């Protein structure tokens, strides 16, 4: 240099063009002499960035940027 793949809540990951979600994690409560487990309830999001098709984009198509994987070269 070339080719792929990944990026969404503090962390793991979901969401195949139509309300942005789960589990943990955190906060308030119940429960207990207390703590831990257990229950209820709740907060938290520019979906990396910029643009583009579309009535609608997390999704599709471009450029970029970061991480990775394999191939090339290595004077």
């Nucleotide at each position: 240099g070339g080719a792929c793949c990944c990026a969404u809540a503090g962390c793991u990951c979901a969401a195949c063009g139509g309300c942005a979600g789960a589990g943990c994690a955190g906060a308030g409560c119940c429960c207990u002499c207390a703590u831990a487990a257990g229950g209820c309830u709740u907060u938290g999001g520019u979906u990396g960035c910029a643009g583009g098709u579309u009535c609608g984009a997390a999704u599709c198509c471009u450029g970029c940027u970061g991480g990775g994987u394999c191939c090339a070269c290595c004077a």

Transfer RNA from an Armatimonadota bacterium, 75 nucleotides, folded computationally. Model confidence (mean pLDDT): 82 of 100. Taxonomically the source falls in Armatimonadota (Bacteria, Bacillati). Rfam family: tRNA. The sequence is in RNAcentral, with records from ENA.